[in-house]
Context: one part of a larger RNA
Molecule: small-subunit ribosomal RNA, central domain
Organism: uncultured prokaryote
């Protein structure tokens, strides 16, 4: 390489938008590039393959056939793929009333709780732990009662609940504003899938400039334990956590399952919505679409396991693997203030 893989044995890009490529519904014409038939002309000889034949046999040599897997023009055909042109509606999108949601930005608010100030009450201890100490306190703490102030995160509801492409999103409120569902079948008529580079979003920590700082708290102080204790445990406590602008651009970014369609038993739970049946109707049931769980037939997998939300049966496309260390490292590119990120190997050794 060919090929066989990717949940957990190597391997699904963190996550979306979209180039360029690939790949694409039904129904007629016509064209013939692709394709399919016939026949042309080339395709040196030698070699290879078959039959015969010369050296007693073979190697080895003649001879005749076949190949020559190709490449070019011509003649005919039109099912597929293409192309052109008409049309269609079920894929897609749109419009129209609905509904539901911690979707996002900004701005404003609200109580609890904390710590802190200033005041009142009170008089000795508070704190911490396994037990204790450091630590706070007669300059009056702890604790309790008003009163300010400040930051930062929103108990109950709240759910295996819902949103969102992933990160992620959680008092209340107005304002702007993304997307889902569902119903009508009212337009457009394949406009779609899938995406290499591109580009954009991206927890936590980390960084530049300012702010800001109440609580926690890497570093660091001290105070126990401990043979030691550069840890677990206590008391303190700067980065930081928080805000704006900007870089970073990574993770066990996990469902360790890319994404898109179609088809394969069913049972139960939850969640938005719209409908039918019961004279109306709280309710009750039946049926249907979306989502989000559990269990399970078949099939699948060494197994565990998955099972219409597929790890089943198929098809498109991308993206990845290819025994362990040595390495996600050197080296060289790029990126980036650093810090570091993306690519990415060889010796050598089992």
């Nucleotide at each position: 390489c060919u090929g066989g893989g990717c949940u957990u044995a190597a391997a699904g890009c963190g996550c979306a938008u979209g180039u360029a490529g690939g790949c694409g519904g039904c129904u007629g014409u016509g064209c013939a590039a692709g394709c399919g038939u016939c026949g042309g002309g080339u395709g040196a000889a030698a070699u290879c393959c078959c039959u015969c034949g010369g050296c007693u046999c073979a190697a080895c040599c003649g001879a005749g056939g076949a190949a020559c897997g190709g490449c070019u023009g011509g003649g005919c055909g039109a099912a597929c793929u293409g192309c052109a042109c008409a049309g269609c509606u079920u894929g897609a999108g749109g419009c129209a009333g609905g509904u539901a949601g911690a979707g996002g930005u900004a701005c404003g608010u609200g109580g609890a709780a904390c710590u802190c100030u200033u005041g009142g009450u009170g008089g000795a201890g508070c704190g911490g732990u396994g037990a204790a100490a450091u630590g706070c306190g007669u300059a009056g703490a702890u604790a309790u009662c008003a009163a300010g102030a400040g930051g930062a995160a929103c108990g109950c509801c709240g759910g295996a609940g819902g949103c969102g492409a992933a990160a992620g999103c959680g008092g209340c409120g107005u304002a702007c504003u993304g997307g889902g569902c569902c119903u009508g079948u009212c337009c457009u008529g394949a406009c779609g899938c899938u995406g290499a580079g591109a580009u954009g979003c991206g927890a936590a920590g980390g960084c530049u400039a300012g702010g800001g700082u109440a609580g926690c708290g890497a570093a660091c102080g001290g105070g126990a334990u401990u043979a030691g204790a550069u840890a677990c445990c206590c008391c303190g406590g700067u980065a930081g956590u928080c805000c704006u602008a900007g870089c970073a651009g990574u993770a066990a970014a996990c469902g360790a399952u890319g994404c898109c369609u179609a088809c394969u038993a069913g049972g139960u739970c939850g969640a938005a919505g719209g409908u039918c049946u019961u004279c109306u109707g709280a309710c009750a049931g039946g049926g249907u679409c979306u989502c989000g769980g559990c269990c399970g037939a078949a099939a699948c997998u060494u197994a565990a396991g998955c099972g219409u939300u597929a790890a089943g049966u198929a098809g498109g496309u991308c993206g990845c693997c290819u025994g362990g260390g040595g390495a996600g490292u050197a080296c060289g590119g790029u990126c980036g203030c650093a810090a570091c990120g993306c690519u990415a190997a060889c010796a050598c050794u089992c």